[in-house]
Context: one part of a larger RNA
RNA sequence: GAGUAGCGAUAAAGGGAGUGAAAAGCUCCCUCGCCGAAAGCCCAAGGUUUCCUGCGCAACGUUCAUCGGCGCAGGGUGAGUCGGCCCCUAAGGCGAGGCUGAAAAGCGUAGUCGAUGGGAAACUGGUUAAUAUUCCAGUACCUCUUUGUAAUGCGAUGGGGGGACGGAGAAGGUUAGGUCAGCCGGGUGUUGGACGUCCCGGUUUAAGCGUGUAGUCGUGCCUGGUAGGCAAAUCCGCCGGGCUUAGAUGAGGCGUGACGACGAGUGGUCUUGUACCGCGAAGUGAUUGAUACCAUGCUUCCAAGAAAAGCCUCUAAGCUUCAGUUACAGAGAGACCGUACCGCAAACCGACACAGGUGGGCAGGAUGAGAAUUCUAAGGCGCUU
Numbered sequence: 001g002a003g004u005a006g007c008g009a010u011a012a013a014g015g016g017a018g019u020g021a022a023a024a025g026c027u028c029c030c031u032c033g034c035c036g037a038a039a040g041c042c043c044a045a046g047g048u049u050u051c052c053u054g055c056g057c058a059a060c061g062u063u064c065a066u067c068g069g070c071g072c073a074g075g076g077u078g079a080g081u082c083g084g085c086c087c088c089u090a091a092g093g094c095g096a097g098g099c100u101g102a103a104a105a106g107c108g109u110a111g112u113c114g115a116u117g118g119g120a121a122a123c124u125g126g127u128u129a130a131u132a133u134u135c136c137a138g139u140a141c142c143u144c145u146u147u148g149u150a151a152u153g154c155g156a157u158g159g160g161g162g163g164a165c166g167g168a169g170a171a172g173g174u175u176a177g178g179u180c181a182g183c184c185g186g187g188u189g190u191u192g193g194a195c196g197u198c199c200c201g202g203u204u205u206a207a208g209c210g211u212g213u214a215g216u217c218g219u220g221c222c223u224g225g226u227a228g229g230c231a232a233a234u235c236c237g238c239c240g241g242g243c244u245u246a247g248a249u250g251a252g253g254c255g256u257g258a259c260g261a262c263g264a265g266u267g268g269u270c271u272u273g274u275a276c277c278g279c280g281a282a283g284u285g286a287u288u289g290a291u292a293c294c295a296u297g298c299u300u301c302c303a304a305g306a307a308a309a310g311c312c313u314c315u316a317a318g319c320u321u322c323a324g325u326u327a328c329a330g331a332g333a334g335a336c337c338g339u340a341c342c343g344c345a346a347a348c349c350g351a352c353a354c355a356g357g358u359g360g361g362c363a364g365g366a367u368g369a370g371a372a373u374u375c376u377a378a379g380g381c382g383c384u385u
Base pairs, nucleotide, nucleotide: 013031014030015029016028017027018026032382033381034380035379040362041361042360043359046342047341050340051075052074053073054072055071056070060068061067080141081140082338083337084336086119087118088117092113093112094111098107099106100105122139123138124137125136126135142334143333144332145331146330147329148328149327150326151325152324153319154318158314159313160312161311166301167300168299169298172294173293174292177288178287179286180285181284182203183202184201185200186199187198204261205260208256209255210254211253215249216248217247220243221242222241223240224239225238226237228236229235262283265279266278267277268276269275270273302305348357349356364376365375366374
C1' cells in the first nucleotide's frame, strides 16, 4: 500500500427462553423463507473413525463461538439366509511338457486363475446414545453330517438334456402406489342448525405354507428297430407301431400366518425425557393405476444375438448279505471376512469446510402428454461474517 480488496452462489430471516465470563451465529420453542426426479431416502466406488457420549476452545473454522467433520478421553460395527469367501466360467492373465530365440525372453497345449455374469436358503415387528433382513419376539426356509425305519441298481473327470441369453413393437391380465366413499376416535367460539353439519386425525399388517386362477407353451405315455452322440447306455438322436390331450409353466387373488403385531388416542409413574410402564377404537368397499410383475412370454426383423458349473438323466470300470441311492423321522453342524459413519458431498476426486466432477435404485399430492413447469407432503435445509 490498507484497516483497502476480500470473507466463496441474493434460499432470509425475526422473536422468546436456556446455558455461559461473554450469544446475530450454540440448544429448545414459536413465526417466516428455500429444496422437494432433490438441496429427501437407500446402495456401489472411494475415504478410514469423520459415528455416539463426556470434558475442552490454544490452533483449525475466511467473523464470533459456550458450537463443530477441531483437541482429549471413553464407548460403538453381533449374520447358516445380505455381500464376499466358496462352486462355475468370459474377456484377459499365468502356464508342466512343447515350439522359437545367442541370451534376456516371446508364444502356447493340458491346466490354473480371473466377475462386471451363472449357482441353496428370511420375513414382519420391537429394541440402542451409537448396530441391526445380523440382537430380541414371533413365524419360516436351505444345505450338509450322522442314526433309525422302509423301499431299492447304484456308480464319472465320460454321453445327453438343461442352464441359455439379440433389437424393435404391440396387446392383455395384475400388483405397488394414489384418490374417493364408508367406518372409528376427537374437536366444534358467535345467530340458525345438535342421533346432525363442518373440521382434524386414523383406517397398517410380511416372508413362509395351502389353493392353482388370468394367461403362455404344448403333446404325453407304452412299444419295435437303430450304421449317430470317439467306449457303453434303458439316456439323447433317427425310422416305425399303438393309446391319448394329458402335461409343463404361471403373476395375482383368496385362505392361513394373525385370538398375534401395529394402531389415532388415552391412563399411570416419576430421576419431566416427546422417558418408562400399561390400556387400546376402526382396521371395509369402489375407482384409478404404473416405466414394476406374468415375461428369458407374444409378434416381427436381420447384422442371427457368452461360457461353464450347480441341477436332471444315461451307462463304463467297479460294487452288488456291505456299500450306494430314494423317502420319512430323530439328533447335530453351518466356519472365516465385511457390517460404524459420509456417500451429487464440508467426510470421495479437485492443495481449501473449493459455485467444478462422481455409477445404480426409490419416485407422494395439485397442474399436466410428461421424470417438463409452478406450488406442496414426507424429509432436509436458510448455504459460518
The part of an RNA shown here (large-subunit ribosomal RNA, domain III) has 385 nucleotides and comes from a freshwater metagenome.
The RNAcentral record of the full RNA draws on SILVA.
The prediction has a mean pLDDT of 82.
Its Rfam family is "Bacterial large subunit ribosomal RNA".